This is a predicted structure of an 88-nucleotide RNA (nadA riboswitch) from an Acidobacteriaceae bacterium. It was read from a public genome assembly, where an Rfam model found it. Its Rfam family is "nadA riboswitch". By type it is a small RNA. The coordinates come from a structure-prediction model, not an experiment, and the mean pLDDT is 76.
[in-house]
RNA sequence: GGCUGCAACAACCCCGUGGAUGGGGAAGCUUGAGGGGUUCGGCGGUUUUGCCGAUAACCUCAGGCAGGUCAGUGCAUCCACUGCAGCC
Numbered sequence: 001g002g003c004u005g006c007a008a009c010a011a012c013c014c015c016g017u018g019g020a021u022g023g024g025g026a027a028g029c030u031u032g033a034g035g036g037g038u039u040c041g042g043c044g045g046u047u048u049u050g051c052c053g054a055u056a057a058c059c060u061c062a063g064g065c066a067g068g069u070c071a072g073u074g075c076a077u078c079c080a081c082u083g084c085a086g087c088c
Base pairs, nucleotide, nucleotide: 001088002087003086004085005084006083007082013074014072016081017080018079019078020077021076022075023073025070026069028065029064030063031062032061033060034059035058039054040053041052042051043050044049
């Protein structure tokens, strides 16, 4: 110098460091469904209630868009490097 294997060190275990690509997650925009019960209107009743229609915040689920943001992304692959062991 080359190759192969490994990660002791770690705030349970796993995780050596940095980076790239693909995928995933969160956050973003948007569509639909459900919940929710605010406001408005109508009708009945008649003094504070019932029914119907539309509708707000908010919550849940599913889909779509974008590929810019966030991250111990416990997913895969690759590159370089640290350390340990072995072989040449």